[in-house]
RNA sequence: CGCACCCAUUGGCAAACUGCCGGAAACGGCGGGACGCAAAGUAACCGGCCUUAGGCCUCGAAUUUGGAUCGGGGCGAUGGUAGCGGAACCGCGGGU
Numbered sequence: 001c002g003c004a005c006c007c008a009u010u011g012g013c014a015a016a017c018u019g020c021c022g023g024a025a026a027c028g029g030c031g032g033g034a035c036g037c038a039a040a041g042u043a044a045c046c047g048g049c050c051u052u053a054g055g056c057c058u059c060g061a062a063u064u065u066g067g068a069u070c071g072g073g074g075c076g077a078u079g080g081u082a083g084c085g086g087a088a089c090c091g092c093g094g095g096u
Base pairs, nucleotide, nucleotide: 004096005095006094007093012037013036017032018031019030020029021028022027035083041089042088045086046085047084048081049080050079055075056074057073058072059071060070061069
């Protein structure tokens, strides 16, 4: 100096919940707040999971018909999740 594993003093981050804001939603930002985390640092490359807008399919309603409208169901990421897992990049203290 590099790699692997283990540990956590001083410190670091910050779940649920919550106030405001953004968003169709999932969720995200800021503040409060700490469940936890030795990468709970960065970043959607792969898989999983979440939401379902535009869009597509379908059923029904009213209507003379068609179209539009309304309601129900289904499909659906280009949205999200890094504190779901894998891989990648950067990185700190001590010990083996």